A computed fold for a 134-nucleotide RNA from an Anaerolineales bacterium, annotated as SAM riboswitch aptamer (S box leader).
RNA sequence: CUCUUAUCCAGAGAGGCGGAGGGACCGGCCCGAUGAAGCCUCGGCAACCUCAAAAGCCUGCCACAGCAAGAACCGGCUAGUGCGGCUUUAGAACGGUGCCAAUUCCGGCAGACGGAUGUUCUGGUAGAUGAGAG
Numbered sequence: 001c002u003c004u005u006a007u008c009c010a011g012a013g014a015g016g017c018g019g020a021g022g023g024a025c026c027g028g029c030c031c032g033a034u035g036a037a038g039c040c041u042c043g044g045c046a047a048c049c050u051c052a053a054a055a056g057c058c059u060g061c062c063a064c065a066g067c068a069a070g071a072a073c074c075g076g077c078u079a080g081u082g083c084g085g086c087u088u089u090a091g092a093a094c095g096g097u098g099c100c101a102a103u104u105c106c107g108g109c110a111g112a113c114g115g116a117u118g119u120u121c122u123g124g125u126a127g128a129u130g131a132g133a134g
Stems, first nucleotide, its partner, number of pairs: 001134008013042005021031003025108004043100003048096002050092002053089006060083002065078003104126001109123004
């Protein structure tokens, strides 16, 4: 950088350095010298990865269980209280990320409602973050 997939109306900021921008892009509307971006320190939020539990499901796997057979070897069947995967529920927060103005700040494309500006709703595009793959 590209692809797949899940989530995005909840939540959580102080101090120091710095010194004019920032909210991805475009339009709007905001934030900012009562100090923007960025960096550092400490703190916090959340629960994607992670950990552990219960319940359910599986055209998943299996023997050290059971059954059959029995002659040493070889070999058959069933398939859980075992292992694996998935889903749901409630939980933990050492670790890997992420985040801590405004719903992703609102809109951008299409459709529905509407006489219409507009507004509302639904889906999409774009973007952000996680996990996996290339």

About this RNA:
Its Rfam family is "SAM riboswitch aptamer (S box leader)". About the family: The SAM riboswitch is found upstream of a number of genes which code for proteins involved in methionine or cysteine biosynthesis in Gram-positive bacteria. The prediction has a mean pLDDT of 78.